[in-house]
């Protein structure tokens, strides 16, 4: 100076101004709710976003257990939990810093393995090599041909074909046998552990591979969710209870219909009278509209100190930091820079994923070049 990586922050800034919702102190109205005036405080993320996981909190369910049926899946810690985070181990990637890894079990049982190939699983002789032993013919003989076999060293296929090299051996070849290298077993050791081990013995060598195939084995989960859920309640209907009225007549399809009194309203001081109605009137509870809670004080945020590699965790100190419900968070102007991206709470909280203009800091790596 260039390439890279791996972690951390920011996300226009500053002042005026007039709105828009919430909260509060004062004054005036008002019983109170609330309105009004003047002031004061705060007002959208880092992902507020998919809703994919894990927890609060609310109703329902529930002695306990178990089957179904769904995660989860190497050790060890964190955590209110988690499929998350953080240490380590095995694999695999890259020269490195680093990254990625669904990483339990294939001698419980079932299944599957396309295509090429002889053969794809209590594994297999297409090519090729071999012909020694045992049979047959020939040959005086060495020996030839054929058979009956032998051979996983050499080719070919295949993602995958019984460890690798090399000596021996042998007909020809093979863990046949031996040495080194890989592999398992038991023990020792180091490590809570996974797991490591060029520490030791022992075994010629482990019986293809698939479990995001069924499956077995551990180990976790009880439904729905803030439109959950409580609470106060209105007008009209429709339950229930009390009181007062329910008298006569005449019709029929035997319940009701008409008539007249009475009764209840309104007109009115009364009464007659009119005009309406088919029952009036309190009272109780449910439930709707509406309206309060739930609702932000939390597994909280800074700052200081301790403890741990880290995730975290502990102790003081100190702050309060949207709570809407047709649902505010915006306009305008002025200066200014590097000229502004993705995106907009709706019960809360921790992950994880995903989108994001640009800009800052820190750790390490590799190359080059100069002292």
């Nucleotide at each position: 100076g260039g390439a890279g990586u791996c972690g951390g922050c920011c996300g226009g800034a500053c002042a005026g101004u007039c709105g828009c919702g919430g909260c509060u102190u004062g004054g005036c109205g008002u019983c109170a709710g609330c309105g009004u005036c003047a002031g004061g405080c705060g007002g959208a993320g880092g992902a507020a976003a998919g809703u994919c996981c894990g927890g609060g909190c609310u109703c329902c369910a529930u002695c306990g257990g178990g089957c179904a049926g769904g995660g989860u899946g190497c050790c060890a810690g964190g955590u209110a939990a988690c499929g998350c985070c953080u240490g380590g181990g095995g694999g695999g990637c890259g020269a490195g810093a680093g990254c990625c890894u669904a990483c339990g079990g294939a001698c419980a049982g079932u299944g599957c393995c396309g295509c090429a190939g002889a053969a794809a699983a209590c594994a297999a002789a297409c090519c090729g090599c071999c012909a020694a032993c045992c049979c047959c013919g020939c040959g005086c003989g060495a020996g030839c041909g054929g058979g009956c076999g032998g051979u996983a060293a050499g080719g070919g296929u295949g993602a995958a074909a019984a460890g690798g090299u090399g000596c021996g051996g042998u007909a020809a070849g093979a863990g046949c046998g031996c040495a080194c290298c890989g592999c398992g077993u038991c023990g020792g050791u180091g490590g809570c552990a996974a797991c490591a081990u060029g520490c030791g013995a022992c075994g010629g060598c482990a019986c293809g591979g698939u479990a995001a195939a069924c499956c077995c084995c551990a180990c976790c989960c009880g439904g729905a969710g803030c439109a959950a859920g409580a609470c106060c309640a209105a007008a009209u209907a429709g339950g229930g209870g009390a009181g007062c009225g329910a008298g006569c007549a005449g019709c029929c399809u035997c319940g009701g219909c008409u008539g007249c009194a009475a009764c209840a309203u309104g007109c009115g001081g009364c009464c007659c009278g009119c005009a309406u109605g088919g029952g009036c009137u309190c009272c109780c509870g449910g439930g709707u509209a509406g309206g309060u809670c739930g609702c932000u004080c939390g597994a909280g945020g800074c700052g200081c100190g301790g403890g741990g590699u880290g995730a975290c965790c502990c102790g003081c100190g100190u702050c309060c930091c949207a709570g809407a419900u047709g649902a505010a968070u915006g306009a305008c102007u002025g200066u200014u820079c590097a000229c502004g991206a993705c995106a907009g709470a709706a019960c809360c909280c921790g992950g994880c994923u995903u989108a994001c203009a640009g800009g800052c800091c820190g750790g390490c790596u590799c190359c080059c070049g100069a002292u």

The RNA shown here (Bacterial RNase P class A) has 371 nucleotides and comes from Halochromatium salexigens. It matches the Rfam family "Bacterial RNase P class A". Rfam's curators write: Ribonuclease P (RNase P) is a ubiquitous endoribonuclease, found in archaea, bacteria and eukarya as well as chloroplasts and mitochondria. The prediction has a mean pLDDT of 77.